[in-house]
Context: one part of a larger RNA
RNA sequence: CUGGGCGUAAAGGGUGUGUAGGCGGAUAUUUAAGUAGAAAGUGAAAGGUCGGAGCUCAACUCCCACAUUGCUUCCUAUACUGGAUGUCUUGAGUUUCCGAGAGGAAGAUGGAACGACACGUGUAGCGGUGAAAUGCGUUGAUAUGUGUCGGAACACCAAUAGCGAAGGCAAUCUUCUGGACGAAUACUGACGCUGAGACACGAAAGCAUGGGUAGCGAACAGGAUUAGAUACCCUGGUAGUCCAUGCCCUAAACGAUGUUCACUAGGUGUCGGGGAUUUUUCUUCGGUGCCGCAGCUAACGCAUUAAGUGAACCGCCUGGGGACUACGGCCGCAAGGUUGAAACUC
Numbered sequence: 001c002u003g004g005g006c007g008u009a010a011a012g013g014g015u016g017u018g019u020a021g022g023c024g025g026a027u028a029u030u031u032a033a034g035u036a037g038a039a040a041g042u043g044a045a046a047g048g049u050c051g052g053a054g055c056u057c058a059a060c061u062c063c064c065a066c067a068u069u070g071c072u073u074c075c076u077a078u079a080c081u082g083g084a085u086g087u088c089u090u091g092a093g094u095u096u097c098c099g100a101g102a103g104g105a106a107g108a109u110g111g112a113a114c115g116a117c118a119c120g121u122g123u124a125g126c127g128g129u130g131a132a133a134u135g136c137g138u139u140g141a142u143a144u145g146u147g148u149c150g151g152a153a154c155a156c157c158a159a160u161a162g163c164g165a166a167g168g169c170a171a172u173c174u175u176c177u178g179g180a181c182g183a184a185u186a187c188u189g190a191c192g193c194u195g196a197g198a199c200a201c202g203a204a205a206g207c208a209u210g211g212g213u214a215g216c217g218a219a220c221a222g223g224a225u226u227a228g229a230u231a232c233c234c235u236g237g238u239a240g241u242c243c244a245u246g247c248c249c250u251a252a253a254c255g256a257u258g259u260u261c262a263c264u265a266g267g268u269g270u271c272g273g274g275g276a277u278u279u280u281u282c283u284u285c286g287g288u289g290c291c292g293c294a295g296c297u298a299a300c301g302c303a304u305u306a307a308g309u310g311a312a313c314c315g316c317c318u319g320g321g322g323a324c325u326a327c328g329g330c331c332g333c334a335a336g337g338u339u340g341a342a343a344c345u346c
Base pairs, nucleotide, nucleotide: 004317005316006315007300008299012314014201015200016199017198021194022193023192025088026087027086028085029084030083031082033081034080035077036076037075039073040072041071042070048066049065051063052062053061054060091191092188093187094186095184096183097182103177104176105175106174107173108172109171110154114150115149116148117147118146119145120144121143125136126135162169163168206247207246208245209244210243211242215241216240220236221235222234223233258313259312260311261310262309263308266291267290268289269288270287271286272285273284274283275282276281295302296301319346320345321344328339329338330337331336
């Protein structure tokens, strides 16, 4: 390279936007680059193959032909691909209108709970556990009432629901703002798909600077348990969790299933629109679930939201360990990330 693969056996990039590249709708004319055919030239010799000849045979040597699948020039053909010029509307996009939504950013506000503080009532316990103890409490706790302050998260609604490219998004209101769906008309006229590099986003933890700190809580301290207990249980508790700005760039970043398009029985829920009906059904478009036929699969299972049947493009795999390692490069403040071997061994 060819080939075979990537839900669970090794293998889909965390996700998107998009450059180069690859691939690309209908129709007409033209061109003749690819493509096909013919001819000419060339494709050294030796070697190879077929046939023949010479050494007594063979090896060996010699002769003729073929092959040398290639390249160049020129002629012809024009279905397909490409180039050029037109036309078209089905792909794609734009316009108008309606409704849905935890989509994003900023600001304002609210109630429950919790903790602290002040005051009142009140008295000996509270708390915690399998049982206890550490701890708190006569300097008046726990409990209960009123008030003030503070930070974080938003019960019910809530769903097999919705939105977002993914990560993810949930109290209420306001402002700004992205996308998708549906219906109807008009318009542009292939403007498309994918996408190496590149760029952007990217949970949690972690880092830097400055704030904030109610609850929870790595580390740490104490009490238990135990043979021990650097744990599980209990009492405390610092970083952190929160905010702003800047980094980090990884996850079982999962549907363990790349994106796009076309085609291939149905049944039944549900969400958002539309159309018929006339009061409950039918139908249609777009999501989201379950069951199931053909088909596929090693099986499990998948099955119009495919893991079926095909097409385009990208990424990735090639026995286990060594090894999400070493070395080097690039990135990072660091932690580390990314790229990524070999010896050896089974």
Small-subunit ribosomal RNA, central domain from an uncultured bacterium, 346 nucleotides, folded computationally. The coordinates come from a structure-prediction model, not an experiment, and the mean pLDDT is 89. The full RNA is in RNAcentral, with records from ENA and SILVA.